[in-house]
RNA sequence: GGCUCCAUGGUCAAGCGGUUAAGACACCGCCCUUUCACGGCGGUAACAGGGGUUCGAAUCCCCUUGGAGUCA
Numbered sequence: 001g002g003c004u005c006c007a008u009g010g011u012c013a014a015g016c017g018g019u020u021a022a023g024a025c026a027c028c029g030c031c032c033u034u035u036c037a038c039g040g041c042g043g044u045a046a047c048a049g050g051g052g053u054u055c056g057a058a059u060c061c062c063c064u065u066g067g068a069g070u071c072a
Stems, first nucleotide, its partner, number of pairs: 001071007010025003018055001027043005048064005
């Protein structure tokens, strides 16, 4: 340098053009308990950046950034 893949809350992770972006762990609050733990209920918090296509993009296309693999 060429090609392929990946990037979603603090962490893991679902999504295959349309409904409120699901779930687990963590964190916070309440309940339970003599207390803690367990358990129950609720809450905060996310689409790497920019542009394009489309009535509508986390999803499709292009560029950039970062990471992984492969060829030379």

Background
Model confidence (mean pLDDT): 80 of 100. The RNA shown here (transfer RNA) has 72 nucleotides and comes from a Clostridiales bacterium. Rfam family: tRNA. Rfam classes the family as a transfer RNA. Rfam describes the family as follows. Transfer RNA (tRNA) molecules are approximately 80 nucleotides in length. Lineage of the source: Bacteria > Bacillati > Bacillota > Clostridia > Eubacteriales.